[in-house]
Context: one part of a larger RNA
Molecule: large-subunit ribosomal RNA, domain II
Organism: Minisyncoccia bacterium
RNA sequence: GCCAACGACUUAUUGUCUAUUGCAAGUCUAAUCCCGAUAACUCGGGAGGAGGCGCAGGGAAACCGAGUCUGAAUAGGGCGAUUUAGCAGUAGGCAAUAGACCCGAAACCGAAUGAGCUUACCUUGGCCAGGGUGAAUCUCGAAGAAAUUCGGGAGGAGGCCCGAACCGGUGGGUUGUUCAAAACCUUCGGAUGAGCUGAGGUAAGGAGUGAAAAGCUAAUCGAAUUCGGUAAUAGCUGGUUCUCUCCGAAAUAGCUUUAGGGCUAGCGUCAGCGAAAAAUUUUUCGCAGGUAGAGCUACUGGUUUAUGAGUAAAGGGCGCAAGCUCGGCUCAUGAGUCAAACUCCGAAUGGCGAAAAAUAUGCGCUGAUAGUCAGAACGUGGGGGCUAAGCUCCAUGUUCAAAAGGGGAACAGCCCAGACCACCAUCUAAGGUCCCUAAAUUCACGCUAAGUGUUAAAGGUAGUCAUAAUUCAUAGACAAAUAGGAGGUUGGCUUAGAGGUAGCCAUCCUUUAAAGAGUGUGUAACAACUCACUAUUUAAGAAUUAUGGCGCCGAAAAUGUACCGGGGCUAAGCGUGAUACCGAAGAUGUGGCUCAGUUUCAUUUUUAAAAUGAGACUGGGGGUAGGAGAGCAUUUCAAUUGCUGUGAAGCACUAGCCGUGAGGCGGUGUGGAGCAAUUGGAAGAGAGAAUGUUGGC
Numbered sequence: 001g002c003c004a005a006c007g008a009c010u011u012a013u014u015g016u017c018u019a020u021u022g023c024a025a026g027u028c029u030a031a032u033c034c035c036g037a038u039a040a041c042u043c044g045g046g047a048g049g050a051g052g053c054g055c056a057g058g059g060a061a062a063c064c065g066a067g068u069c070u071g072a073a074u075a076g077g078g079c080g081a082u083u084u085a086g087c088a089g090u091a092g093g094c095a096a097u098a099g100a101c102c103c104g105a106a107a108c109c110g111a112a113u114g115a116g117c118u119u120a121c122c123u124u125g126g127c128c129a130g131g132g133u134g135a136a137u138c139u140c141g142a143a144g145a146a147a148u149u150c151g152g153g154a155g156g157a158g159g160c161c162c163g164a165a166c167c168g169g170u171g172g173g174u175u176g177u178u179c180a181a182a183a184c185c186u187u188c189g190g191a192u193g194a195g196c197u198g199a200g201g202u203a204a205g206g207a208g209u210g211a212a213a214a215g216c217u218a219a220u221c222g223a224a225u226u227c228g229g230u231a232a233u234a235g236c237u238g239g240u241u242c243u244c245u246c247c248g249a250a251a252u253a254g255c256u257u258u259a260g261g262g263c264u265a266g267c268g269u270c271a272g273c274g275a276a277a278a279a280u281u282u283u284u285c286g287c288a289g290g291u292a293g294a295g296c297u298a299c300u301g302g303u304u305u306a307u308g309a310g311u312a313a314a315g316g317g318c319g320c321a322a323g324c325u326c327g328g329c330u331c332a333u334g335a336g337u338c339a340a341a342c343u344c345c346g347a348a349u350g351g352c353g354a355a356a357a358a359u360a361u362g363c364g365c366u367g368a369u370a371g372u373c374a375g376a377a378c379g380u381g382g383g384g385g386c387u388a389a390g391c392u393c394c395a396u397g398u399u400c401a402a403a404a405g406g407g408g409a410a411c412a413g414c415c416c417a418g419a420c421c422a423c424c425a426u427c428u429a430a431g432g433u434c435c436c437u438a439a440a441u442u443c444a445c446g447c448u449a450a451g452u453g454u455u456a457a458a459g460g461u462a463g464u465c466a467u468a469a470u471u472c473a474u475a476g477a478c479a480a481a482u483a484g485g486a487g488g489u490u491g492g493c494u495u496a497g498a499g500g501u502a503g504c505c506a507u508c509c510u511u512u513a514a515a516g517a518g519u520g521u522g523u524a525a526c527a528a529c530u531c532a533c534u535a536u537u538u539a540a541g542a543a544u545u546a547u548g549g550c551g552c553c554g555a556a557a558a559u560g561u562a563c564c565g566g567g568g569c570u571a572a573g574c575g576u577g578a579u580a581c582c583g584a585a586g587a588u589g590u591g592g593c594u595c596a597g598u599u600u601c602a603u604u605u606u607u608a609a610a611a612u613g614a615g616a617c618u619g620g621g622g623g624u625a626g627g628a629g630a631g632c633a634u635u636u637c638a639a640u641u642g643c644u645g646u647g648a649a650g651c652a653c654u655a656g657c658c659g660u661g662a663g664g665c666g667g668u669g670u671g672g673a674g675c676a677a678u679u680g681g682a683a684g685a686g687a688g689a690a691u692g693u694u695g696g697c
Base pairs, nucleotide, nucleotide: 001697002696003695004694005693006692011098012097013096014095015094016093017092018091019090020089021088022087023086026053027052028051032047033046034045035044036043037042057064058063067079068078069077070076101239102238104236108229109228110227111226112225113224119203120202121201122200123199124198125197126196127195128193130162131161132160133158137154138153139152140151141150142149143148166190167189168188171186172185173184174183205221207217208216209215242631243630244629245628246627247626252265253264254263255262256261266372267371268369269368270367271366272365273364274363280358281357282356283355284354285353286352287351293345294343295342300339301338302337303336304335305334306333307332308331309330310329311328315326316325317324318323375400376399377398378397379396380395381394382393383392384391405416406415407414420592421591422590423589425588426587427586431582432581433580434567435566436565440579442578443577444576445575446574447573453569459553460552461551463550464549465548466547467546468545469544470543471542472541480537481536482535483534484533486510487509488508491505492504493503516531520529521528593621594620595619596618597617598616599615600614601613602612603611604610605609632686634683635682636681637680638679639678640677641676642675643674650670651669652668653667654666656665657664658663
């Protein structure tokens, strides 16, 4: 891991509700006893009315009683009566008390068992190769007055040194389903000491022991082990077993030592009762409102600027001062501007009420009984944030959740559309129609040349198309070519110089077709070149501005082309219009099943009425949590009817039959002794999941 078996809403008592049975102003017996049956457990019948509940309430009570309590009260008020239904059994739902659907803690408490491991201590024993160093002390010699010092020798101290046994376990390596639940190799520390060690003994569970690490107390220690209390508790996690039919949520509010839990309300389901057309949509009429917008000498509060006036004990600059100027504050006037907590105004939607139409639901009350309290995305209006987030918090709508189908390449929340079943029928939606791939290589008119389409901004763009405006132009524009571009004058000042062309001032006059006291290059300054301006040649459009469409640049990333789904496309791209077609579990058609309502007929019990069956019509049948209903299968009991060695159960296979299904029947083989059907009763009553339990492989 697989297979098989086992494995989870039970039982008792009480309460309550529903259904049903018996009796009914009553109803029921409990313990116990008697009789019968049985091997026994027990079963059937009878006695037993003790007692319970009900038939009367009020009061704390005495007590009174259709009343009573309060009270001074014949007042008022409270609770009652005036309106009769209960009791017992059976089944089911729910609740309470119990282990209470099952499995699961870490823990807590009690009593025992442990110091053959280890810690400390006690008693009694044992062990420590070899080598080195050389304290005290003694002695000899020398010195010294002496204390004493120096030298030689003897001596053999030490938690001394080196290093085996022994004890330990420092660094590295090996091993790591191991030799081993701590070892092996190498290296290393102590090795006469607070040393190591044998045997015997003492100390234990909130206790011991501890040169102290919460270490150790038998591979167990921040409280040992074993058994018991014990099915501890678990607002937590996991699991919870057959079928079909009908309905179908919530992820919100308030409160909560509350926030992943509860309670009440909201939303679901079922039953009973009720009013009766209320619900929804559209149209018309009426009503409330202060949002969007807008506005502000219409308030409140901001805000820019100009002018005027005023103000100051206290602003900056200039000035000896007078004063001037720039600013501050207040007011007025003109112009401009802003507001969630401003409003002289003010919609659309939405809301409330009435009437009409369409459709066929919707509502209230009572009772029983749930689940839900982690929501998600998208669109819109807002708060927070950075007008960040697949962010967060509200409001509102949709979808998902609990919804399959088609589209979107793939893709809960987007677009279309809500799956009872069947069909090799038809029409469409979104989206599509060159190939992959069903359907147009469809039609008409434009645009794009960038593979733009098939990612992105500020900004840039004589890319191209369209529109509009202005100006010039056969009296010759624009571009190009040729020629001219002069004189007073080197204007004045400044300057070393300043001659059109460093700078300052002025910027006239003349000749002209035209020519600036000069547009640039240039020189030290001149010169030289050039421009404006003019003529000629040529000959037809030219220049500028604005707006819009589609493009272009801006554009660098990590496994592999790599955001067209791919091929590929110049349309098979973009814009506008048109006609076909494809396309879904949508709609239609045909057949079938089922539920609800209305209705027809038949049968049965019949007083009503109800049930059953067969039709007709109308409407419905996605579904998680969850509610309601109807069934299938298993074991066993009772009664009845049956099968079986001419082969029961079980097992294996099964092209057959029945049922919507759970399932049932039949057939063949195997097997070798019991079994089934019908109608009822009762449950150890359905497995794929629980790191489930046991067995097998």